[in-house]
RNA sequence: AGAGUUUGAUCCUGGCUCAGGACGAACGCUGGCGGCGCGCCUAACACAUGCAAGUCGAACGAGCGAGAGAGAGCUUGCUUUCUCGAGCGAGUGGCGAACGGGUGAGUAACGCGUGAGGAACCUGCCUCAAAGAGGGGGACAACAGUUGGAAACGACUGCUAAUACCGCAUAAGCCCACAGGUCGGCAUCGACCAGAGGGAAAAGGAGCAAUCCGCUUUGAGAUGGCCUCGCGUCCGAUUAGCUAGUUGGUGAGGUAACGGCCCACCAAGGCGACGAUCGGUAGCCGGACUGAGAGGUUGAACGGCCACAUUGGGACUGAGACACGGCCCAGACUCCUACGGGAGGCAGCAGUGGGGAAUAUUGCACAAUGGGGGAAACCCUGAUGCAGCGACGCCGCGUGGAGGAAGAAGGUCUUCGGAUUGUAAACUCCUGUUGUUGAGGAAGAUAAUGACGGUACUCAACAAGGAAGUGACGGCUAACUACGUGCCAGCAGCCGCGGUAAAACGUAGGUCACAAGCGUUGUCCGGAAUUACUGGGUGUAAAGGGCGUGCAGCCGGGUCUGCAAGUCAGAUGUGAAAUCCAUGGGCUCAACCCAUGAACUGCAUUUGAAACUGUGGAUCUUGAGUGUCGGAGGGGCAAUCGGAAUUCCUAGUGUAGCGGUGAAAUGCGUAGAUAUUAGGAGGAACACCAGUGGCGAAGGCGGAUUGCUGGACGAUUACUGACGCUGAGGCUCGAAAGCGUGGGGAGCAAACAGGAUUAGAUACCCUGGUAGUCCACGCCGUAAACGAUGAAUACUAGGUGUCGGCCACCACAGGUGGUCGGUGCCGCAGCAAACGCAAUAAGUAUUCCACCUGGGGAGUACGUUCGCAAGAAUGAAACUCAAAGGAAUUGACGGGGAACCGGCACAAGCGGUGGAGCAUGUUGUUUUAAUUCCAAGCAACGCGAAGACCCUUACCAAGUCUUGCCAUCCGGAGGACCAACUAGGUAAUGUAGUCUUUCUUCGGAGCUUCGGUGACAGGUGGUGCAUGGUGGUCUUCAGCUCGGGUGGUGAGAGGUUGGGUUAAUUCCCGCAACGAGCGCACCCCCUUUCUCCAGUAGCCACCAGGUAAGGCUGGGCACUCUGGAGAGACUGCCAGGGAUAACCUGGGAGGGAAGGUGGGGACGACGUCAAAUCAUCAUGCCCCUUAUGAUCUGGGCGACACACGUGCUACAAUGGCGGUCACAGAGUGAGGCGAACCCGCGAGGGGGAGCAAACCACAAAAAGGCCGUCCCAGUUCGGACUGUAGUCUGCAACCCGACUACACGAAGCUGGAAUCGCUAGUAAUCGCGAAUCAGAAUGUCGCGGUGAAUACGUUCCCGGGUCUUGUACACACCGCCCGUCA
Repeated sequence: AGAGUUUGAUCCUGGCUCAGGACGAACGCUGGCGGCGCGCCUAACACAUGCAAGUCGAACGAGCGAGAGAGAGCUUGCUUUCUCGAGCGAGUGGCGAACGGGUGAGUAACGCGUGAGGAACCUGCCUCAAAGAGGGGGACAACAGUUGGAAACGACUGCUAAUACCGCAUAAGCCCACAGGUCGGCAUCGACCAGAGGGAAAAGGAGCAAUCCGCUUUGAGAUGGCCUCGCGUCCGAUUAGCUAGUUGGUGAGGUAACGGCCCACCAAGGCGACGAUCGGUAGCCGGACUGAGAGGUUGAACGGCCACAUUGGGACUGAGACACGGCCCAGACUCCUACGGGAGGCAGCAGUGGGGAAUAUUGCACAAUGGGGGAAACCCUGAUGCAGCGACGCCGCGUGGAGGAAGAAGGUCUUCGGAUUGUAAACUCCUGUUGUUGAGGAAGAUAAUGACGGUACUCAACAAGGAAGUGACGGCUAACUACGUGCCAGCAGCCGCGGUAAAACGUAGGUCACAAGCGUUGUCCGGAAUUACUGGGUGUAAAGGGCGUGCAGCCGGGUCUGCAAGUCAGAUGUGAAAUCCAUGGGCUCAACCCAUGAACUGCAUUUGAAACUGUGGAUCUUGAGUGUCGGAGGGGCAAUCGGAAUUCCUAGUGUAGCGGUGAAAUGCGUAGAUAUUAGGAGGAACACCAGUGGCGAAGGCGGAUUGCUGGACGAUUACUGACGCUGAGGCUCGAAAGCGUGGGGAGCAAACAGGAUUAGAUACCCUGGUAGUCCACGCCGUAAACGAUGAAUACUAGGUGUCGGCCACCACAGGUGGUCGGUGCCGCAGCAAACGCAAUAAGUAUUCCACCUGGGGAGUACGUUCGCAAGAAUGAAACUCAAAGGAAUUGACGGGGAACCGGCACAAGCGGUGGAGCAUGUUGUUUUAAUUCCAAGCAACGCGAAGACCCUUACCAAGUCUUGCCAUCCGGAGGACCAACUAGGUAAUGUAGUCUUUCUUCGGAGCUUCGGUGACAGGUGGUGCAUGGUGGUCUUCAGCUCGGGUGGUGAGAGGUUGGGUUAAUUCCCGCAACGAGCGCACCCCCUUUCUCCAGUAGCCACCAGGUAAGGCUGGGCACUCUGGAGAGACUGCCAGGGAUAACCUGGGAGGGAAGGUGGGGACGACGUCAAAUCAUCAUGCCCCUUAUGAUCUGGGCGACACACGUGCUACAAUGGCGGUCACAGAGUGAGGCGAACCCGCGAGGGGGAGCAAACCACAAAAAGGCCGUCCCAGUUCGGACUGUAGUCUGCAACCCGACUACACGAAGCUGGAAUCGCUAGUAAUCGCGAAUCAGAAUGUCGCGGUGAAUACGUUCCCGGGUCUUGUACACACCGCCCGUCA
């Protein structure tokens, strides 16, 4: 000293929370010792029992009396009498009991604190001083007797003493009332001196004595008390008025004393926004805690004061009380009782019950300190000194020290290598703080006396022996892993963790922190500048009163002079002690204790100073005001006048509609509307001028004229001389709506009615329409009453408009410069969180007022005031949340931007799908033993699957195996194993028989089989939301970023925006930008033209041979073609446009095979979709292990009311069928392609030439051409379905293959809403091939043939990009969010 938390991120505002310290604490876990402290905060609740205040015989009289002496009686050791008598001792008397001890109920007060005053007072015991004590008297207790009562306690009669009581005498001094004098002060007055009159005293005791202790009066002191005053002392105004002994006076009374303290009379005062009264709460202080301080909180222990003693009241005694352990009365409660009456008061020390989260022993001693009594000895003392209990707090010590690596065992984790616990332990050596035992043994005491206590302390012996926990480990905040759990259990101070890999739950290991304690809870301060004096704010975050006027209050211009209240300085008194601080000292240290010093920031008195504030006086003119002159203005009030327009009425013309809307309808109109002309009525508002122009304090003010009237401004500088600013309360004004009474009412128009819209439409739109709007008078008193910006004054760069005045100059319809006052814009410094403000401040300062202190609850409730009412003003709390909010940023979104751009996106076209039958796939629902699993808008659905009869196969049923089908290792037995054959069994698995090794250094090795053991194998089991990899999609869209530099507090911006242009963030220009990267494009492949090289299996122009024909043969490589290598195209050229650029348009003029990226492919930026895949593969974790693994047979994946996607075939004549004749390209072939030829109607069979392929084969291309037929029909269209007979593949075609022949011949005649593809060799149409594959394509991937139509264009639909704007969205519009109901 700060940190966490609002957001996707940022800055700010703002609350909440944390880290620190403290405690009379409590609770949880744990607990070795000692010292010093502390210990009912709650029920001022009730109390059993014991103790806490007595003492004096040297005040007094009895009584008892150890003991002693003397006498008498006599049974010489007993009784009795007298005298003395230590001691005990009820009673009288004295002193004490008013201290000490406890508690904090009451009290907001002279109660407390502080400082003064008492000339208005008292003071026992104590100290000092002065003067005295003469002589008498009468009683009352005790006691005795009688007597009442249960008791407590009395009553009567009689006796008696005193330091008890009462007269008399005496009076230095005292008191009272007079009169005189001397001083003094502070108003009433005070002190002293002397005079005469009156009044009031006394007690004795002890001692042989000296003497001592007492007694009386007076003065002084000390101590203690009492009273008065200044200042200070909590919250509430939703408490604003309070007061009748109240305020004062006079006179009595009362008190120690002043005083309405009390009383009689008189007067009518006294207190209060500087907060009276009332309500709530509370003992106050020194101090304590915290804080840098200022402050805030607190008042346990210790100390001072106050108050109280079961509740309330009262007095007595006394020096002192209205009395804790006294009295009386009343109340409540408890106890005793013979029912008539009595007794009691722990907030003393212990202790009990109760209350409570919670607070101790019915201890020892008067040894010390102190107190009471006493002459003293001594007695009393729950004050006090000690001990006991309690980790309640503070402080100190210990639980061992050194060595010790095989880094032991065990635990935990692990990538299985190790790491860690950890020198930790064991082990070796050592020590004895503490502990145990024994011995000695204090100080506290100055002679004696020690509860503590055989305590502290010292010595010796013993033995590492008896002594560590608690909390935390996601961030804040130091410290991490494993397992368990699976939004469950739980955690949590705030943010927040937990939904199957939790560093946040629980446990374990480890680590961190503190330590005989550690955590939790509660409270206070701090952090919090979050009530801001120090030290905050109010345009938009909470916050400027709607505006003015103005009493009180606060603040206030220049000069001179006085005073000294504030202010400053010095001195004096006080500020108790303790505490805190500094220094020194004592307990071994520390805590603790002692001493000294400083401090106690305060209050009071006094002496000075005079700058500033204040105050008195004098003076000045610049602030303020007045006068004179002048012009501007929708300023206000009243009256009058005017024209345009709407509506209505009357009359004319005129005819079928008008009106209204997005479109309509309600409505008006043939009874004549609308339209139009003329005349009239009435009300309201004043076009143009008109302007970020004017006026007003604000609200507000707009036709014209007149009258009355307020203010501002300019010029002048004549007058006054600070007269000023602000302004709580108060008072005035105050839009619209609303209210009351009375008018008025054209238009408009809440409510209301009707028509539409709509799912509904109590709305938006339309037709009507009443209050109201208007006037007069009176209320209301609020608005986003806003510049969301209080008023006043001064100062602080400029530029440019405009309104009203004035001055100067000039080239004078005017212009320029200056100045004063208003009103705007831009902008510097400065300010600000930013936006922005910026001489009209939100800048720099001063003064005054108002207001704010998290969001919600709530401007609500209650109370009060105002109002006719509506309502207004003032204005909470409970409860609840961790945010609410401001400004700006980046995205996303918008049914925002007639902003821009491109896309088979629309449009223009062609052909489809959706209707039919079939194929195929899927979903839902269903079925099933199983119908394995995945994929789900585009981007799942002829998808994984380039091909399920068994296998595949993962699913189901039944049968089997358990180290296993497969891999590695170990040890044992063997020499074979494999393959083939046979029997049984559905098969798998078994069983039986035949057959049978390699190398060698001869030791063995390799290989292999069988059975065994456990490590392990195995899993298409789960999680694609733990992952890798891979592909999909936006998207072949033009975007996505970086570096240093720049400006911004920052997130971020900029570059990447703008003007052009492009298919393109493609290029050019401009620019706080300059460069660069990933994308685009180029580079790569195919295709289109040409050249060169090469020339078989390809080709055949020329030459020759040959055939029925044929590159068939020799020969050749010119051509086609094939394979390589090159060329070619770059807006290069011209013209125009454009900015002289990029580029566009045109010429195809020209060339060229190709012309403006020529066509196609491959190539896919940053990222999005927790999109897909754990079943391609790989893989973490979890799960199964005689089964979720492995194997086999059969079945299923092919089910089938229906619904969907993708396709095929069609519905026909641009066609079907029959015959005949042509023209491709690209591929494939050895477990293969398979020719010719023969057989079969055909599928196919036989056959086996040729070919590992430019050689042979598949192989026939089809649409097409030509000829013929059909004649518009469910057909010679269409081919489903079905029957029969077959072919092929295969172990096997029943479930469940393909194909063939014959027969059968369904739906369907061009397809609703809707929807898909395509811009050229494309669509459409036609066939061919391949992969997979034993067989099984209408699918998929390729290939060529024939070969169109249309595009004006970008308004709209869809999706995308860029810029800009709004946003309360950021999981980002499938968002957020409001109300009702549950």

The prediction has a mean pLDDT of 82. Predicted 3D model of a 1382-nucleotide RNA (small-subunit ribosomal RNA) from an uncultured bacterium.